The RNA shown here (transfer RNA) has 74 nucleotides and comes from a Flavobacteriales bacterium. The source organism's lineage runs through Bacteria, Pseudomonadati, Bacteroidota, Flavobacteriia and Flavobacteriales. Its mean pLDDT, the model's own confidence on a scale to 100, is 82.
[in-house]
RNA sequence: ACUCGCAUAGCUCAAAGGUAGAGCACUCGACUGAUAAUCGAGAGACCAAGGAUCGUUACCUUGUGUGAGUACCA
Repeated sequence: ACUCGCAUAGCUCAAAGGUAGAGCACUCGACUGAUAAUCGAGAGACCAAGGAUCGUUACCUUGUGUGAGUACCA
C1' cells in the first nucleotide's frame, strides 16, 4: 500500500427494518453471627457522517478504529 473481516453495556456475547436482551462484573436490599453462595431489585450500550426507507443499531457509501492475509521496503 492492497484485499477481506469486525465495531452493540465495564468485559464476553446475542438479537434483528418497527425505540436492544443475556452471562459475568457493579449498586441497593433479603438471607447469615459474619463472609461466600443463593434470592429479589436497579443502573448501564448500538464508532462517526451522509444516503436509501414511512421507519434503521441493522441496508448502501465514505471516514475512523481494530484484526487477519498479501505485496513492497532505499